Source information
A computed fold for a 99-nucleotide RNA from Rhodanobacter sp. A1T4, annotated as Glycine riboswitch aptamer.
Order: sequence, then C1' cells, then structure tokens
RNA sequence: CUCUGGAGAGACCGGUUCAAUCCGGCGCCGAAGGUGCACGAAACGCCGCGAUCCUAUCGAUCGGUGGGCAUUUCCAAACUCUCAGGCAAAAGGACAGAG
Repeated sequence: CUCUGGAGAGACCGGUUCAAUCCGGCGCCGAAGGUGCACGAAACGCCGCGAUCCUAUCGAUCGGUGGGCAUUUCCAAACUCUCAGGCAAAAGGACAGAG
C1' cells in the first nucleotide's frame, strides 16, 4: 500500500428544510488526529547521616553517603480530556487478520 472485519452516541428542535452545508438552540459519543498523567530515570536545592575541625553550646569543611522532602525535564495506554472529529445510510474509523 491492497483486500477483509471493525464500536459508540439525537435521520434532535427552529430558520417554508430528505441528507449534506449555513445560522441559532439543547443533548450525547470516543476508536482519525491531538491533550494530560504513572512506574522509572536525570538535574538542582534543602534536611538528615558519616568523617574531620572547633569555643565541643553553637557552628564550619568534605571530590563523603544515598535515607527523606521539594522543583524542573524525559516518560505509556484501549486510561484521561472532549480541542478536533463524530451521533440513519454512505464516508471515515483505533485495532485485528491475510497478502
């Protein structure tokens, strides 16, 4: 790329109004795309611990330690948000199978 399968939710109301588009209104869906986050990792700071020094109360230093806390960055989904998209059929459609 091709073929096959493929869900959910109003053929909602009004504008002389099947569908689609436009304007106004309410109600919904999640599986195009997009948003946000976990575990974990990294950076930096603070607290504690250890060693040394000291006026041995306090405090200071260390190229020490990896215990705690905070911030930032990276980081997944079928979770999440519902921006986009969708709510008869058609089209689309994550994902799956085959080639």

NCBI's taxonomy places the organism under Bacteria, Pseudomonadati, Pseudomonadota, Lysobacterales, Rhodanobacter. Of the family's consensus pairs, 89% are formed in the model.